[in-house]
Context: one part of a larger RNA
RNA sequence: UGACGGGGACCCGCACAAGCGGUGGAGCAUGUGGUUUAAUUCGAAGCAACGCGAAGAACCUUACCAGGCCUUGACAUCCCGGUGGCAGCAUAUGUAACGUAUGUUCCCUUCGGGGCAGCGGAGACAGGUGGUGCAUGGUUGUCGUCAGCUCGUGUCGUGAGAUGUUGGGUUAAGUCCCGCAACGAGCGCAACCCCUAUCCCCAGUAGCCAGCGGGUAAAGCCGGGCACUCUGUGGAGACUGCCAGGGACAACCUGGAGGAAGGUGGGGAUGACGUCAAAUCAUCAUGCCCCUUAUGGUCUGGGCUAUACACGUGCUACAAUGGCGUAAACAGAGGGAAGCGAGAUGGUGACAUGGAGCAAAUCCCAAAAAUAACGUCUCAGUUCGGAUUGUAGUCUGCAACCCGGCUACAUGAAGCUGGAAUCGCUAGUAAUCGCGGAUCAGAAUGCCGCGGUGAAUACGUUCCCGGGUCUUGUAAU
Numbered sequence: 001u002g003a004c005g006g007g008g009a010c011c012c013g014c015a016c017a018a019g020c021g022g023u024g025g026a027g028c029a030u031g032u033g034g035u036u037u038a039a040u041u042c043g044a045a046g047c048a049a050c051g052c053g054a055a056g057a058a059c060c061u062u063a064c065c066a067g068g069c070c071u072u073g074a075c076a077u078c079c080c081g082g083u084g085g086c087a088g089c090a091u092a093u094g095u096a097a098c099g100u101a102u103g104u105u106c107c108c109u110u111c112g113g114g115g116c117a118g119c120g121g122a123g124a125c126a127g128g129u130g131g132u133g134c135a136u137g138g139u140u141g142u143c144g145u146c147a148g149c150u151c152g153u154g155u156c157g158u159g160a161g162a163u164g165u166u167g168g169g170u171u172a173a174g175u176c177c178c179g180c181a182a183c184g185a186g187c188g189c190a191a192c193c194c195c196u197a198u199c200c201c202c203a204g205u206a207g208c209c210a211g212c213g214g215g216u217a218a219a220g221c222c223g224g225g226c227a228c229u230c231u232g233u234g235g236a237g238a239c240u241g242c243c244a245g246g247g248a249c250a251a252c253c254u255g256g257a258g259g260a261a262g263g264u265g266g267g268g269a270u271g272a273c274g275u276c277a278a279a280u281c282a283u284c285a286u287g288c289c290c291c292u293u294a295u296g297g298u299c300u301g302g303g304c305u306a307u308a309c310a311c312g313u314g315c316u317a318c319a320a321u322g323g324c325g326u327a328a329a330c331a332g333a334g335g336g337a338a339g340c341g342a343g344a345u346g347g348u349g350a351c352a353u354g355g356a357g358c359a360a361a362u363c364c365c366a367a368a369a370a371u372a373a374c375g376u377c378u379c380a381g382u383u384c385g386g387a388u389u390g391u392a393g394u395c396u397g398c399a400a401c402c403c404g405g406c407u408a409c410a411u412g413a414a415g416c417u418g419g420a421a422u423c424g425c426u427a428g429u430a431a432u433c434g435c436g437g438a439u440c441a442g443a444a445u446g447c448c449g450c451g452g453u454g455a456a457u458a459c460g461u462u463c464c465c466g467g468g469u470c471u472u473g474u475a476a477u
């Protein structure tokens, strides 16, 4: 000097406590282990692996397996030869599939040739999702948005080092004040950036009968107008600015006024020096090693979808604060051209036919759902629950057997609130309700967003966990 202590002091955090809702029991979805398999490709492994890479495995993807085929190669540069085509299109033929054959159409030119394309040949080489993340770059997780980590000069010490950064207060904060052999400075904190909450100016092809006129079964539908809502620039506003009390007359704390908002208003982006030889050679790049008629390339089929079992994360439930039926109401944020697709018609329905409008504040997706009203069920394995299975359909797509989604009818399993244990959350939060998007031909209970309804509790810091500061003891240096 730091690390550690079932040493001490102080402080903080949904850390405990106080509450609300879950997980652990059931069925299913999904990931993982194990097992199995020709193959079940690979990686991720306490927190910080396990709805993770994967924002989407029928073929493709695909890296795995079986079998067939190719060997300068699917891709790049260079050399030689010959061709004027290759691709595309058409025809014929053929395989499980990659194929084969025929026909058809180059450009420039100083006529020497050049360009381009594919073909044949020779090798230099290509290629490798082969190994090593303990050789690396880059990127990322984590402690942790925790308040820390350092430097220059000076001073002290033989030196390692110390001081500053400790102390008294205070703060979300090494935030600020005061003191002090220190005086200053840097990376962090905060602020500057974005969204949101209020208002104003300006601007109005969405909004308004607000005021006028026309018009309809209804309708901003039309003329007209930007008042309001809203949208989009720009600006104002919050600064402990004002008052009172406390405090050292400081920093700051407590209360109040005004205000849409009050002491960081709420949220986001932003992650210091470093730790874990943390993760990634399979995003990419890359050293070294390895393969080179194969560890490369290509095609067909299969596998990644297996299943005694174990675990994680979710969805749906076990019901009456509910289920079902009827007829009413109110969002926000998004997406749309190989697209979104209205009205209409057919079908019980998934959907089909058809095609208006819209590159979209204009048209469409689009029905918001919980909720409210009325009716019914009356505590039951039920009008709860929907797994599983059968049949018949429908959609995407060369193709739904392995192995997709959806619909209708029938079937109607477990489950009556879940042991030990364990997780999330402090306010527009939890809980609950639906909506959208990325990926995507098709395929979400996942992910990322959006709004609707909307709680309870926090005495407090003894204890559990993690962290910070000071101090003390010990081995190591």
Base pairs, nucleotide, nucleotide: 001476003474004473005472007471008470009469010468011467012466013465015461016460019425020424021423022422023421026316027315028314029313030312031311032310033309034307035306042053043052064302065301066300067299068298069297070296073125077124078123079121080120081119083117084116088104089103090102091101092100093099106115107114108113127291128290130289131288132287136285137284138280139279140278141276143274148187149186150185151184152183153182154163155162156161167178168177169176193268194267195266196265198236199235200234202232203231204230207226212223213222214221239262242256243255244254245253246252318418322377323376324375325374326373328371334365335364336363339358340357344353345352346351384415389410390409391408392407393406394405395404431453432452433451434450435449436448437447
Molecule: small-subunit ribosomal RNA, 3' major domain
Organism: uncultured bacterium